[in-house]
RNA sequence: UGCAGGGUCGUCUAACGGUAGGAUAACCGGUUGUCACCCGGGAGAUGUGGGUUCAAGUCCCACCCCUGCAG
Numbered sequence: 001u002g003c004a005g006g007g008u009c010g011u012c013u014a015a016c017g018g019u020a021g022g023a024u025a026a027c028c029g030g031u032u033g034u035c036a037c038c039c040g041g042g043a044g045a046u047g048u049g050g051g052u053u054c055a056a057g058u059c060c061c062a063c064c065c066c067u068g069c070a071g
Base pairs, nucleotide, nucleotide: 001070002069003068004067005066006065007064010024011023012022013021018054027041028040029039030038047063048062049061050060051059
C1' cells in the first nucleotide's frame, strides 16, 4: 500500500430501517452482629464526518482505529 472482517454502557453481548436491550462491574437501598452471597432500584453506550430515507446502530461514501491475508 491492496484485499477481507470488525468498531454498541467500564467489560462481554443483542437489536426486520421504526422506544438502543440483557449480563456483569460500579453506585444506592434491603437482608446480615460484620463481610460475602442473595433481593430490589436508578444511572451508564452506537469510532468520526457526510449521503439516502418520514425515520439509520442497521443501507451508501470518505476518514480514523483494531485483526487477518497478500506484497

This is a predicted structure of a 71-nucleotide RNA (transfer RNA) from an Elusimicrobiota bacterium. NCBI's taxonomy places the organism under Bacteria, Pseudomonadati, Elusimicrobiota. It matches the Rfam family "tRNA". Gene Ontology term of the family: triplet codon-amino acid adaptor activity.